[in-house]
RNA sequence: GGUAAAUAUAGUUCAAUUGGUAGAACGAUAGAUUGUGGAUCUAUUGGUUACAGGUUCGAGUCCUGUUAUUUACC
Numbered sequence: 001g002g003u004a005a006a007u008a009u010a011g012u013u014c015a016a017u018u019g020g021u022a023g024a025a026c027g028a029u030a031g032a033u034u035g036u037g038g039a040u041c042u043a044u045u046g047g048u049u050a051c052a053g054g055u056u057c058g059a060g061u062c063c064u065g066u067u068a069u070u071u072a073c074c
Base pairs, nucleotide, nucleotide: 001074002073003072004071005070006069007068008067011026012025013024014023020057027045028044029043030042031041032040050066051065052064053063054062
C1' cells in the first nucleotide's frame, strides 16, 4: 500500500432492551462537616451520538459513502 472485519456516544471509562423522552460511574463547581487538608454527605454541571446523505410518523440504533483508530490476511 491492497482486501476484509471491528470500533467511534459527556472532560475520562462505558451503557442505552431487535427504531419510541440520550443515562451511569468517575471528574469539575458550590455548599455542609473538619483547626487545615483528605474522606463523607447534598446540590449543580454536563452531548452537533466521528462527518455527509438516505429510509421512516420517529434513527445512537437500519442503509450508502467518507474520515480516524485497531485487528487479520496478502
Predicted 3D model of a 74-nucleotide RNA (transfer RNA) from Pseudourostyla cristata. Its mean pLDDT, the model's own confidence on a scale to 100, is 80. The organism belongs to Pseudourostyla, within Eukaryota. Its Rfam family is "tRNA". Rfam describes the family as follows. Transfer RNA (tRNA) molecules are approximately 80 nucleotides in length. The RNAcentral record of the sequence draws on ENA.